[in-house]
RNA sequence: UGAGUCGGCCGGGCGAUCGCGUCGGCUCCCGUGAGGGAGCCGACGAGGAACGUCCGGGCUCCACAGGGCAGGGUGGUUGCUAACGGCAACCCGGGGUGACCCGCGGGAAAGUGCCACAGAAAGCAGACCGCCCGGUGCCGAGAGGCACCGGGUAAGGGUGAAACGGUGGUGUAAGAGACCACCAGCGCCCGGGGUGACCCGGGCGGCUCGGCAAACCCCACCCGGAGCAAGGUCAAGAAGGGUCCGGUGCCUUCGGGCAUCGGGCCUGCGCAGGCGUUCGAGGGCGGCCCGCCCGAGCCUGCGGGUAGACCGCACGAGCCUGCCGGCGACGGCAGGCCUAGAUGGAUGAUCGCCGGCCGGGGCAGCGCCGCAAGGCGCCCCGGUCACAGAACCCGGCGUACAGGCCGACUCAUCCG
Numbered sequence: 001u002g003a004g005u006c007g008g009c010c011g012g013g014c015g016a017u018c019g020c021g022u023c024g025g026c027u028c029c030c031g032u033g034a035g036g037g038a039g040c041c042g043a044c045g046a047g048g049a050a051c052g053u054c055c056g057g058g059c060u061c062c063a064c065a066g067g068g069c070a071g072g073g074u075g076g077u078u079g080c081u082a083a084c085g086g087c088a089a090c091c092c093g094g095g096g097u098g099a100c101c102c103g104c105g106g107g108a109a110a111g112u113g114c115c116a117c118a119g120a121a122a123g124c125a126g127a128c129c130g131c132c133c134g135g136u137g138c139c140g141a142g143a144g145g146c147a148c149c150g151g152g153u154a155a156g157g158g159u160g161a162a163a164c165g166g167u168g169g170u171g172u173a174a175g176a177g178a179c180c181a182c183c184a185g186c187g188c189c190c191g192g193g194g195u196g197a198c199c200c201g202g203g204c205g206g207c208u209c210g211g212c213a214a215a216c217c218c219c220a221c222c223c224g225g226a227g228c229a230a231g232g233u234c235a236a237g238a239a240g241g242g243u244c245c246g247g248u249g250c251c252u253u254c255g256g257g258c259a260u261c262g263g264g265c266c267u268g269c270g271c272a273g274g275c276g277u278u279c280g281a282g283g284g285c286g287g288c289c290c291g292c293c294c295g296a297g298c299c300u301g302c303g304g305g306u307a308g309a310c311c312g313c314a315c316g317a318g319c320c321u322g323c324c325g326g327c328g329a330c331g332g333c334a335g336g337c338c339u340a341g342a343u344g345g346a347u348g349a350u351c352g353c354c355g356g357c358c359g360g361g362g363c364a365g366c367g368c369c370g371c372a373a374g375g376c377g378c379c380c381c382g383g384u385c386a387c388a389g390a391a392c393c394c395g396g397c398g399u400a401c402a403g404g405c406c407g408a409c410u411c412a413u414c415c416g
Base pairs, nucleotide, nucleotide: 001412002411003410004409005408006407007406008405009404010403012354013353014352015351016350017349018348020045021044022043023042024041025040026039027038028037029036030035047387051398052397054396055395056394057393058392059227060226061225062224066290067289068288069287071223072222073221074220075219076090077089078088079087080086091105092103093102094101095100106218107217111216112215113212114211115210128157129156130153131152132151133150134149135148136147137146138145139144165183166182167181168180169179170178184208186205187204188203189202190201191200192199193198231311232310233309234308240267241266242265243264244263245262246261247260248259249258250257251256269303270302271301272300273299274298275297282294283293284292285291318337319336320335321334322333323332324331325330355385356384357383358382359381360380361379362378366377367376368375369374
């Protein structure tokens, strides 16, 4: 310098004018009060993905007594984490010269299934061409050759993605793990390393027993449901009713009673019909069954009222900095900070300057950095500036992204 691999960050800046949301403060106006309105000042005000809704949680409500079946999720080991299907490191396998990247990574001897076409044969298989032995016939001077039949063979050739280990030899009629040496694989035993998955080494042995489970399946582990439109409070409405406490008034046989007002709790719109009240309607326990629990109201039809205000709602498994531990994910300690909360839904509009990128034109052969190879640098015009917007919150994953910056590493070439 070129090509590549991995990781991190930013993602327009500044100014002016007008306009927004929340919170706090001050002043003024209306109101008995609760409260409402106006102006001014201050603080804060979208993301790294806010997107997808794919996982895991916090939180809220329902349930919690279990058993079985079905269903779903994950799938090497060890760690991190609140947890996860996430993350880190490592192991094994595959790809790459390499830095690195990829993996639906347990089981094919529990069973079922598939492997098209080609090929003799693709789960215990197989003989197309071949090789060898024997028999018969024909040709030939002979060696021998051809055809058919029987037997042996799977080493050679062919087909295929893949053909029941590989190479070399012994042996054989010809061959073959039939036997031998070495190698690979598998099983068993021993030693060493490692927390472990596994790795290394040695010995023995039968000779060797495909692939696909991201096919059904088997095995191991894990799994309550619903969801902020969760869930609460108040008000209104429909006629209200019951009960308790307190105040006031009246009565009183002095125990209390009646009316009214306020507050708490429970219940609550009207009509009709059906079923039910311990011989249990209805409901609950992720689906189903058994079983268990709650239970006095429930279901259907017709008609009526309301859809308002407030809470939930932002202090969090929170963020930043430093130190320590750890290969790392991350953890510990110390200090500092408070950073949107809307509800037809807020941060926008206009102007100017600068900046980045793309294209065109011009200038220069100079200046700066460097030992060198090399690198950087000016002006004008036009165009353009990404993906994209909180809605309870958080940890991940996936997807989208114009352009720019930083770091580490690999390979090739050049220079010193």
Model confidence (mean pLDDT): 76 of 100. Predicted 3D model of a 416-nucleotide RNA (Bacterial RNase P class A) from a Pseudonocardiales bacterium. Rfam family: Bacterial RNase P class A. The family's RNA type in Rfam is ribozyme. About the family: Ribonuclease P (RNase P) is a ubiquitous endoribonuclease, found in archaea, bacteria and eukarya as well as chloroplasts and mitochondria. Of the family's consensus pairs, 97% are formed in the model.